Bacterial RNase P class A from Gallionella sp., 352 nucleotides, folded computationally. NCBI's taxonomy places the organism under Bacteria, Betaproteobacteria, Nitrosomonadales, Gallionellaceae, Gallionella.

[in-house]
C1' cells in the first nucleotide's frame, strides 16, 4: 500500500430578506402588533411483531384457529436484542441457519432403475448343497448351469438398508477382527444445550414435519376517526303549571264513541369548541455485567398541525448534495438510499 470482515457517525456549509405553524413575555376590550425562542428522518415509510394508553366483553372455561420452536440471558413487552452450543460456508477477521419429535399414527419421494422401504436379483459372481450330463466298478473327478445361493463389482438415481480394509466363503455377507461412524450405559467439564472419556453392543425402522399431525409455550376484539368534557339545533322521553262547562274526528245538528294541546324546565347530543396531545418504560454521563442491558444519583428538554405549518428568494463556497416529509406514544424488524468520516480487526505485497 492492496483487498477485505465487523461496529458507529454525517446526511452540502455560512450569511441576508420574506412568509407559515405553536410557545413565552409585553401592549390591547378584542382584532391583532413588537420583541424573544422553537419547529420532520435515519429511515418520518411498509405496517411485519412487540407493548403503553383507550372503550367494548364481568374481565372464566374449552373447542377451533394462528404464531412460535437448540440453550442461557435481556426487557415493560416480543417473534426483537446479547452471548453460548452444534452444522455449514471463507485461508482468515467473520457470515448463515423456523436447529423439538420420523420408535404415536397417515402420506409423499418426480424421471430414471430390477428394486424407493415387511426390500429387491438387471447386468455380474458362484454352483458348495440336491437334480443333470460324461468317465469310473466303486469312491471320486470333470462339465454344463435345472434349482438354487451371493448385495462385493457394475449399472439407475438426490437417495440403494453402516464406511473401508483384513480374514472368511463354491461365492459373499459384521460373518469374524482392528480402525471410524451409530445405539445404550456410565465417568468428568459446563447453570445448559452440549463435549469429551471409558465399556457394552455386530448395527437395529432411508429422507421429507417450510406434508398432515404429535408436542411445549404464547395469543379476547376494536383502535385517537379509539375515548373524555362543554354545548346552537332535531325526533322521541321524563317533570311541573295552565286548560276540560274545551278543541279536533265521526256527512248539517243532538246524543255516543274516539283523540289531545300550549309554555317552562330536565334530559338528549348534530354542528361547533375543547381536550387526548406530547415530560416520556425519554435521552447523556454512569455503579455493575463479556454482552444486551442497567439501579441510585446528576445534568438536559427535543414539532404538536387539524386541509393540516416546516417554504420561498439572494449572495459566497465546495467534493454540486441520495432515498425520501411528522399526525397518540414507544421498542424492534424490513425495505429505500448520492457521498463521506472514523474505530477495531483479517489476509497478501513491500520496506526497516
Nucleotide at each position: 500500500g492492496a483487498a477485505g470482515c465487523u461496529g458507529g457517525c454525517c446526511a452540502g456549509a455560512c450569511a441576508g430578506u420574506c412568509g407559515c405553524c405553536g410557545c413565552g413575555c409585553a401592549u390591547g376590550u378584542a382584532a391583532a402588533u413588537g420583541c424573544g425562542g422553537g419547529g420532520a428522518g435515519g429511515a418520518a415509510a411498509g405496517u411485519c411483531c412487540g407493548g403503553g394508553c383507550u372503550c367494548c366483553g364481568a374481565a372464566g372455561a374449552g373447542c377451533a384457529g394462528a404464531a412460535u420452536g437448540c440453550c442461557g440471558g435481556u426487557u415493560a413487552a416480543u417473534g426483537g436484542c446479547c452471548g453460548g452450543a452444534c452444522a455449514c460456508c471463507g485461508c482468515g477477521a467473520g457470515g448463515u441457519g423456523a436447529u423439538g419429535g420420523a420408535a404415536a399414527g397417515u402420506g409423499c419421494c418426480a424421471c430414471a432403475g430390477a428394486a424407493a422401504a415387511u426390500a429387491u436379483a438387471c447386468c455380474g459372481c458362484c454352483g458348495a448343497u440336491g437334480g443333470c450330463u460324461g468317465u469310473g466298478c466303486a469312491a471320486a473327478c470333470a462339465g454344463a448351469u435345472c434349482a438354487g445361493g451371493u448385495a462385493a463389482g457394475g449399472g439407475c438415481g438426490a437417495a440403494a438398508c453402516g464406511g473401508c480394509g483384513a480374514g472368511g466363503u463354491a461365492a459373499g455377507a459384521g460373518c469374524u477382527c482392528a480402525c471410524c461412524g451409530c445405539a445404550c450405559u456410565g465417568g468428568u467439564g459446563g447453570u445448559a444445550a452440549c463435549a469429551u472419556c471409558a465399556g457394552u453392543g455386530g448395527c437395529a425402522g432411508g429422507g421429507u414435519a417450510a406434508a398432515c399431525c404429535c408436542c411445549a409455550u404464547u395469543c379476547g376484539g376494536a383502535g385517537c376517526a379509539a375515548g373524555a368534557u362543554c354545548a346552537a339545533a332535531u325526533a322521541g322521553g321524563c317533570u311541573g303549571a295552565c286548560u276540560a262547562u274545551g278543541g279536533c274526528g265521526u256527512u248539517g245538528c243532538u246524543c255516543g264513541c274516539g283523540u289531545c294541546g300550549u309554555c317552562a324546565g330536565c334530559g338528549g347530543g348534530u354542528a361547533g369548541a375543547u381536550u387526548g396531545c406530547u415530560u416520556g418504560a425519554g435521552c447523556g454521563u454512569a455503579a455493575g455485567g463479556u454482552a444486551a442491558c442497567g439501579a441510585a444519583a446528576c445534568g438536559c428538554c427535543u414539532a404538536g398541525a387539524g386541509g393540516a405549518a416546516u417554504g420561498a428568494c439572494u449572495g459566497u463556497c465546495c467534493a454540486c448534495g441520495a432515498c425520501a416529509g411528522a399526525a397518540c406514544c414507544c421498542g424492534g424488524c424490513u425495505u429505500a438510499u448520492c457521498g463521506g468520516c472514523c474505530a477495531g480487526c483479517u489476509u497478501c505485497a513491500c520496506c526497516u
Background
Its Rfam family is "Bacterial RNase P class A". Rfam describes the family as follows. Ribonuclease P (RNase P) is a ubiquitous endoribonuclease, found in archaea, bacteria and eukarya as well as chloroplasts and mitochondria. It is annotated as a ribozyme. The coordinates come from a structure-prediction model, not an experiment, and the mean pLDDT is 76.